This is a predicted structure of a 350-nucleotide part of an RNA (small-subunit ribosomal RNA, central domain) from a marine metagenome. Rfam family: Bacterial small subunit ribosomal RNA. Gene Ontology terms of the family: structural constituent of ribosome and ribosome. The coordinates come from a structure-prediction model, not an experiment, and the mean pLDDT is 90. The full RNA is in RNAcentral, with records from SILVA.
Context: one part of a larger RNA
């Protein structure tokens, strides 16, 4: 370096956009960067390695070739690359029409619940557990009515269902706004794909200013429980949770499976379209396109198990593994208010 991996043995960056780079459609015409041929110069000599000679052989010494895979110049070939040039329509985008969605963000409205307060009934227990017990309550609770604050969360519909790049996204409703699919036609015409640095996005928890605080609830306290019991129970309860506006940047960030493209039997559910046939019409029933599901052949695969939405065959480009423990530590660099990220050793040791 070759080579070999990367679902579960080590290994796919949490996701995306994207510069440089690497990689790229059909079909012409030129070029002559790579690339191919011939040839001429040179690649010292001695070794090595072939055929010969010489010391009685062999070391050893000699002769002649071969190699020296390189490099330069001419001269040539144009299949493939590259480069110019001019064309195409199948990639790749945009225009028209239709569609389905918890996709994002702001505003406004809603009802059920749960705590509090207020007033009325009303009179002794409530609440809790395996059983207590702490707690609450005759200064009137729990129950039950009625009014009334106020946070948070959105039952049922709800689906192995839909959206989103991920992370996430669930009352209703206006307004702003992002992708998607599907149907034909027009238009651009390779404009593609991938991306090292880089930027942005990015649960939860956690941190900084200011609110806000129903309900739960780390820490705290208390009862209980145990040998103990710094817990699991059980009575409270503060930070958080919520909302604004900054940080932070990690998750079993999962599909433990990078993106993108082509091609490799089928069977069924479903969910968003089209087209046709049938029907009063929902349903239905063929065909076809795109998500999401189980199930299975070739084929992979140690198994398990993937199996058109690969873990099959194949291109490309990018990211990452290299025995356990030392340790994602220590340093030292950057990044952050700080917690800490990020990057990443060693000796030692099995």
């Nucleotide at each position: 370096c070759u080579g070999g991996g990367c679902g579960u043995a080590a290994a796919g960056c949490g996701c995306a956009c994207g510069c440089a780079g690497g990689c790229g459609g059909a079909a012409c015409c030129g070029u002559a960067u790579g690339u191919c041929g011939a040839u001429u110069g040179u690649g010292a000599a001695a070794g090595c390695c072939c055929c010969g000679g010489g010391c009685u052989c062999a070391a050893c010494c000699u002769g002649g070739g071969a190699a020296u895979u390189g490099c330069a110049g001419u001269c040539g070939a144009a299949a493939c690359u590259g480069c110019g040039g001019a064309u195409c329509u199948u990639g790749a985008a945009u225009a028209u029409c239709u569609g389905a969605g918890a996709g994002g963000g702001u505003g406004g409205g809603g009802g059920a619940a749960u705590u509090c307060c207020u007033g009325g009934u009303g009179g002794a227990g409530c609440a809790g557990u395996g059983a207590a017990a702490u707690g609450c309550g005759u200064a009137g609770a729990g129950a039950u009515c009625a009014g009334g604050a106020g946070g948070a969360a959105c039952a049922u519909c709800u689906g192995a269902g839909g959206c989103g790049a991920a992370g996430g996204c669930g009352c209703c409703u206006a307004c702003c706004u992002g992708g998607c699919a599907g149907a034909a036609u027009a238009u651009u015409g390779a404009c593609g794909c991938u991306c090292a640095u880089g930027u942005g996005c990015g649960a939860a928890a956690g941190c900084g200013u200011g609110g806000g605080g129903a309900g739960c609830a780390a820490a705290c306290a208390g009862g209980a429980u145990u040998a103990g019991a710094u817990a699991c129970c059980c009575u409270g309860g503060u930070a958080g949770u919520c909302c604004a506006c900054g940080c932070c940047g990690u998750a079993a960030a999962c599909g433990a499976u990078g993106a993108u493209u082509a091609c490799u039997a089928g069977u069924u559910g479903u969910c968003c379209g089209a087209u046709g046939g049938a029907u009063u019409a929902a349903c239905c029933c063929a065909u076809u396109g795109g998500g999401u599901g189980a199930c299975g052949c070739a084929g992979c695969a140690c198994a398990c198990g993937c199996a058109u939405u690969a873990a099959g065959u194949a291109a490309u480009c990018c990211g990452c593994c290299u025995g356990g423990g030392g340790a994602g530590u220590a340093c030292g660099g950057u990044c952050g208010c700080a917690a800490g990220g990020c990057u990443a050793a060693a000796a030692c040791u099995c």